Model confidence (mean pLDDT): 79 of 100. Purine riboswitch aptamer from Guptibacillus hwajinpoensis, 102 nucleotides, folded computationally. It matches the Rfam family "Purine riboswitch aptamer". For this family Rfam cites "Three-state mechanism couples ligand and temperature sensing in riboswitches" (Reining et al., Nature, 2013). The source organism's lineage runs through Bacteria, Bacillati, Bacillota, Guptibacillaceae and Guptibacillus.
[in-house]
RNA sequence: UGAACAGUAAGUUGUAACCUUCGUAUAUCCCUGGGAAUAAGGCCCAGAAGUCUCUACCGGAUCACCGUAAAUGAUCUGACUAUGAAGGCAGAUAUUCCUAGU
Repeated sequence: UGAACAGUAAGUUGUAACCUUCGUAUAUCCCUGGGAAUAAGGCCCAGAAGUCUCUACCGGAUCACCGUAAAUGAUCUGACUAUGAAGGCAGAUAUUCCUAGU
């Protein structure tokens, strides 16, 4: 945008929901402040930034590192959210056929 159906005086509104897979975004990443734990630990709160983007910005495992201090690191794995597509399940309407009834 078009069609069917329903509803409305009309503009117009509704025709679901759910699941799976894939694409795009974002790298579940980066920065800052305050607080907390301490080798049986390594987190919590807040702000900023990143997306033509709302939200999220973490969990687990393994390894390392820190000799008790204030600071974590690497690898693997898992999504959530927004949007698009395909499929599944399902739904709406119309028509045709069959059967039964009137």